This is a predicted structure of a 72-nucleotide RNA (transfer RNA) from a Flavobacteriales bacterium.
Model confidence (mean pLDDT): 80 of 100.
Rfam family: tRNA. It is annotated as a transfer RNA.
RNA sequence: GGUCCCGUAGUUCAACGGAUAGAAUAGGAGCCUCCUAAGCUCUAGAUCCAGGUUCGAAUCCUGGCGGGACCA
Numbered sequence: 001g002g003u004c005c006c007g008u009a010g011u012u013c014a015a016c017g018g019a020u021a022g023a024a025u026a027g028g029a030g031c032c033u034c035c036u037a038a039g040c041u042c043u044a045g046a047u048c049c050a051g052g053u054u055c056g057a058a059u060c061c062u063g064g065c066g067g068g069a070c071c072a
Base pairs, nucleotide, nucleotide: 001071002070003069004068005067006066007065010025011024012023013022018055027043028042029041030040031039048064049063050062051061052060
C1' cells in the first nucleotide's frame, strides 16, 4: 500500500428497516442473615463520528476514526 471483518451499558452479547434498543454479569439501594457469601426486590447505565437514502436507520449507502485478519 491492497482486500476483508468488527465497533451497542464498566464487561460479554442480543435486537426482519418499525412499539420505550433488551439480557447476563458488574455497580448502587433495600430485604433476609449475628456477620459475610448466597438468595429475593428495586434502581442507574449504551448504538464510534459526520453526512446520505427512507414515512421510519443500531440495521442500508458514502466518507472519516479506532481495532483485527490476510496479502504485498